[in-house]
Context: one part of a larger RNA
């Protein structure tokens, strides 16, 4: 920009893409077949395997703003103590959210219908007989179509349901209106702003004081693993005790205490279209 008045919402599905695998075990059945040796099928349950999806509750990874431990040096203008910086995240043990795995878990392929291949029939002449074909008709694939998932009305054939919103002034013209210019400016929408279920940006989302949208705060959960400082105990290294201490990123959940100012600014239809 267009779908022919503007706007929220929710669909329909032309039309497209994606899926589509397959083994082993049991029952049938030691049966049918077969002289024995041997040995199915229809049917029906199980249970994997590669592949694809989705997902973090479970097992694990990762986790350079979390915690301990620790070794050099270097500062905290004295010393212990206590920290802090640098050293790959200095090195190590852990590890929450998130994001992550055939290294976790769930799920999927199917069943079903319809029209066929090759192939088997049925009826059946031409050609008194045969013939599945020549008129006519049944079945018949992991494959076509549909079904199953995901896009989809730019399908310009631009569908389709609901709800919502539509005037007054002034100008012009005029017998008096429509139109037509203008000025305000409806339903809704952008701007801005706080943010993330979203993300390269845009866009989607959620929120803006009639507010929990982010941060702080406070509880919780989780993680590390018992902080400092005081005492006791050790001749010391060091050990208890006060104390499952203390510190703690994204998690939950509460509160307006900081930021989401405003009586903000813009777009915006104007009647059977």
């Nucleotide at each position: 920009c267009g779908u022919u008045g503007g706007a929220a919402a929710c669909u329909u599905g032309a039309g497209g893409g994606g899926a589509g695998c397959u083994g082993c075990c049991c029952u049938a059945a030691g049966u049918a077949c077969g002289a024995a040796a041997g040995g199915a099928a229809c049917a029906g349950g199980g249970u994997g395997g590669a592949c694809g999806g989705a997902c973090c509750g479970c097992u694990g990874g990762u986790g350079u703003a979390c915690c301990a431990g620790u070794u050099g040096u270097c500062c905290c203008a004295g010393c212990c103590a206590g920290g802090g910086g640098c050293a790959c995240u200095g090195c190590u043990g852990g590890g929450u959210a998130g994001c992550u795995a055939u290294c976790g878990u769930c799920c999927g392929g199917a069943a079903g219908g319809g029209a066929u291949a090759a192939g088997c029939g049925c009826u059946g002449a031409a050609a008194g007989c045969a013939u599945c074909u020549a008129a006519g008709u049944g079945c018949g694939a992991a494959g076509c179509c549909c079904a199953c998932c995901c896009c989809a009305a730019g399908a310009u054939g631009a569908g389709g349901u609901u709800u919502c919103c539509c005037g007054u002034c002034g100008g012009c013209u005029u017998a008096a209106a429509a139109a037509c210019c203008g000025a305000c400016g409806a339903a809704g929408g952008u701007c801005c702003c706080a943010g993330g279920u979203a993300g390269a940006c845009u866009a989607c989302c959620u929120g803006g004081u009639u507010g929990a949208u982010a941060g702080g705060c406070c509880g919780c959960a989780g993680g590390u693993g018992u902080a400092a400082a005081a005492c006791c105990c050790g001749c010391g290294a060091g050990g208890g005790u006060u104390g499952u201490a203390g510190c703690c990123g994204a998690g939950c959940g509460g509160u307006a205490c900081u930021a989401a100012u405003g009586u903000g600014a813009c777009c915006g239809a104007u009647a059977c279209g």